[in-house]
Molecule: c-di-GMP-I-GGC riboswitch aptamer
Organism: Chloroflexota bacterium
Formats: sequence, structure tokens, C1' cells
RNA sequence: AUCCGUAAAGGUAAACCCAUCGCAAGAUGGGGGCGCAAAGUCAUGGGUCCCGCUAUAAGCAGGAUCGCCAGAUUGCCGGAU
Repeated sequence: AUCCGUAAAGGUAAACCCAUCGCAAGAUGGGGGCGCAAAGUCAUGGGUCCCGCUAUAAGCAGGAUCGCCAGAUUGCCGGAU
């Protein structure tokens, strides 16, 4: 450096509940643990969701989601080459 993930030390935290913010999707904090070897970070490509315009469709604009997929980037430990 590459590939792999089984132990140890750790990390993180789904659904749900409470509070706050938001038109909303959803976010933050606390509780709580379904899970995760990148479930660390990044909205770059796609997907999905919200919202406005539009004429009903298509379209356009803004927003959300990284625990939807891909990509980029950073990283603990162990094994193999």
C1' cells in the first nucleotide's frame, strides 16, 4: 500500500417518548437501543421526501435525507499478501 473482518479496546444510535425550531420534509438536545467495520464527514451524481410557481400533465425554483445507492475524503484494531 492492497484485500479481508474474527477478537479486544472503544465508538455510534433505529423505532418510539419528551422539549425546542420549522408551513413541511425534517433538524437539535435529553431519554431509549434496532442495528452499523466507516451507520465518520461531504448534497458531487442518482433515488426518495417537503414546499412554491404553473394548467390537470410535463416542467422550473428552493429545501430535506449521508442509517437509500454510488462517488469523494479521513480513520481504530486485527489477519493475509